Predicted 3D model of a 376-nucleotide RNA (Bacterial RNase P class A) from Nocardioides faecalis. A source record names the gene rnpB. The sequence is in RNAcentral, with records from ENA and Rfam. The source organism's lineage runs through Bacteria, Actinomycetota, Actinomycetes, Nocardioidaceae and Nocardioides.

RNA sequence: CGGGCUGGCCGGGCGACCGCGUGACCUCCGCCGCGAGGCGACAGGUCCCGAGGAAAGUCCGGGCUCCACAGAGCAGGGUGGUGGGUAACACCCACCCGGGGUGACCCGCGGGAAAGUGCCACAGAGAACAGACCGCCGCCGCUCCUCGGAGCGGAGGCAAGGGUGAAACGGUGGGGCAAGAGCCCACCAGUGUGCCGGGUGACCGGCGCAGCUAGGCAAACCCCACCCGGAGCAAGACCAGACAGCGCACGAUCGGCUCCGGCCGGGAGGGCUGCUCGCCCGAGUGCGCGGGUAGGUCGCUGGAGGCUGUCGGCAACGGCAGUCCUAGAUGGAUGGUCGCCAACUACAGAACCCGGCUUACAGGCCAGCCCGUCCC
Numbered sequence: 001c002g003g004g005c006u007g008g009c010c011g012g013g014c015g016a017c018c019g020c021g022u023g024a025c026c027u028c029c030g031c032c033g034c035g036a037g038g039c040g041a042c043a044g045g046u047c048c049c050g051a052g053g054a055a056a057g058u059c060c061g062g063g064c065u066c067c068a069c070a071g072a073g074c075a076g077g078g079u080g081g082u083g084g085g086u087a088a089c090a091c092c093c094a095c096c097c098g099g100g101g102u103g104a105c106c107c108g109c110g111g112g113a114a115a116g117u118g119c120c121a122c123a124g125a126g127a128a129c130a131g132a133c134c135g136c137c138g139c140c141g142c143u144c145c146u147c148g149g150a151g152c153g154g155a156g157g158c159a160a161g162g163g164u165g166a167a168a169c170g171g172u173g174g175g176g177c178a179a180g181a182g183c184c185c186a187c188c189a190g191u192g193u194g195c196c197g198g199g200u201g202a203c204c205g206g207c208g209c210a211g212c213u214a215g216g217c218a219a220a221c222c223c224c225a226c227c228c229g230g231a232g233c234a235a236g237a238c239c240a241g242a243c244a245g246c247g248c249a250c251g252a253u254c255g256g257c258u259c260c261g262g263c264c265g266g267g268a269g270g271g272c273u274g275c276u277c278g279c280c281c282g283a284g285u286g287c288g289c290g291g292g293u294a295g296g297u298c299g300c301u302g303g304a305g306g307c308u309g310u311c312g313g314c315a316a317c318g319g320c321a322g323u324c325c326u327a328g329a330u331g332g333a334u335g336g337u338c339g340c341c342a343a344c345u346a347c348a349g350a351a352c353c354c355g356g357c358u359u360a361c362a363g364g365c366c367a368g369c370c371c372g373u374c375c376c
Base pairs, nucleotide, nucleotide: 001372002371003370004369005368006367007366008365009364010363012341013340014339015338016337017336018335020050021049023047024046025045026044027043029040030039031038032037052347056358057357059356060355061354062353063352064232065231066230067229076228077227078226079225080224081095082094083093084092085091096110097108098107099106100105111223112222116221117220118217119216120215133162134161135158136157137156139154140153141152142151143150144149170188171187172186173185174184175183189213190212191210192209193208194207195206196205197204198203236298237297238296239295245289246288247287248286249285250284254265255264256263257262269281270280271279272278305324306323307322308321309320310319311318312317342345
C1' cells in the first nucleotide's frame, strides 16, 4: 500500500423565531376558614425537562397485579455438549467435539439410532436379520469341434468385478477356494471394552484385548435428564355517577329476665392474624343471572438504572466508593420556518417496567488482529 476478519461507537450540528406536553413558580379568579392560611379551575407569563439503537416483531425470560394452590403423581409444554454468569432465560462468557477457511476467524435445532416401532423419493435385482440384473464357478444333459474347448438348457454355489443410487452392510495386501467371502492372517480406520495418565467437566493421550464392522432420519413416535400454575396495566385499587331487579345457599326474625326504657346468651358472616387461641363488630353475607356506566384519581416511572475509578475473575459478570437524574401522555406532546456548516441526511417513533433474541437501517468514526506485495 492492497485485500480481509472481529469488536465498539455515532447516526445531523449551531443559531433565531413560532408552537406542543408534564412539572415548579407568579398574575388574575373562585371556594373554605374568625384568622394565619388551605384547596381548586380557565387564561396569561417565566423557568426546567421532553423518544430509539432499534422505541419495531411481540419470539423467549423476569419484576409487578389479580385469581388458583397441602404434598406428590399423571397428562401437556419447553430445554438439551461441558463448566460458569444472571432475578431468570431458548441469553451471555470460557472451553470441548464436528465442519469450513492459507489465516485472523466463522458455522453447528450439539442427549439417545449396538432399547423398541416407523420412514428412506427417483433409479435399481435388492434400501437394512440385504440383494443374483450383468457377471464368476464347478456338476449334470444335449449339440458342435481344430480334442485345448465352445454354445444351449437344468439344479446349485458365490457379494470379488460391472451397473443403479444421496446411501449397497469397512480399506489395502496376502493366504485360501471350484469360484469367492473377516473365511483366515498382517497393517490401517472405526466401534466396544480393560488398565494407566491429564482435566472440576465435556473430553483428550498412551498401552492392551475382542473380527465386533454396527447406514441415515428423533424439527417421526418414543426413551433419558432437568425446568414449567393461569391471565395480563383494558392487570388491579379507590371515588363519583347511572340502573331494575331476580334466583340459589347459609343466617337472623330465637331463648331467658324485665321496673316495658331495655339487658344477657346464642348467632351466618366480617375485622385484627400466616394459623390457633383470644378480643371486637354483627343482620345480613356469599355466588350466579340480568340491568347500568365508558367520567376522575392512583397504579406511572428512581431502576436487577447510567457513568467514572478501584478490587476479584481469562471472560461473561460481581464487590466497594464517588457522581448523575434523563418522557410519562390518555384524541394521546417531542413539531414547523429561516440562516450557516457538514454534504441530500437512512430505518423508524414511547404507552406498566426491565434483561435478551430477531428483523430494518443513508452515511460515518475508532480499536485490535490476519493474509499478500514492496522498502529499510

Notes
Of the family's consensus pairs, 95% are formed in the model. It matches the Rfam family "Bacterial RNase P class A". The family's RNA type in Rfam is ribozyme.